[in-house]
RNA sequence: GCGCGUUUAGCUCAGGUGGUUAGAGCGCAGUCCUGAUAAGACUGAGGUCCCAGGUUCGAGUCCUGGAACGCGCA
Numbered sequence: 001g002c003g004c005g006u007u008u009a010g011c012u013c014a015g016g017u018g019g020u021u022a023g024a025g026c027g028c029a030g031u032c033c034u035g036a037u038a039a040g041a042c043u044g045a046g047g048u049c050c051c052a053g054g055u056u057c058g059a060g061u062c063c064u065g066g067a068a069c070g071c072g073c074a
Base pairs, nucleotide, nucleotide: 001073002072003071004070005069006068007067010026011025012024013023019057028044029043030042031041032040050066051065052064053063054062
């Protein structure tokens, strides 16, 4: 340099054929339970969906360019 893959919550990851509210587990905070903790139950907070543009009535999803990381080829 070329090709391919990944990028979504603090972490690990889902997200069908574009469709109206963006989710799960763990973690975190609170409440209940307990003599107190752990476990358990319930509730909640937390997101520029890597960045910029484009298509569309509508984009996490499609298109273009870029970035970071990984793999392969040279």
Transfer RNA from a Candidatus Yonathbacteria bacterium, 74 nucleotides, folded computationally. The source organism's lineage runs through Bacteria, Bacteria candidate phyla and Candidatus Yonathiibacteriota. Its mean pLDDT, the model's own confidence on a scale to 100, is 81. The same sequence occurs in records of 2 taxa. It matches the Rfam family "tRNA". About the family: Transfer RNA (tRNA) molecules are approximately 80 nucleotides in length.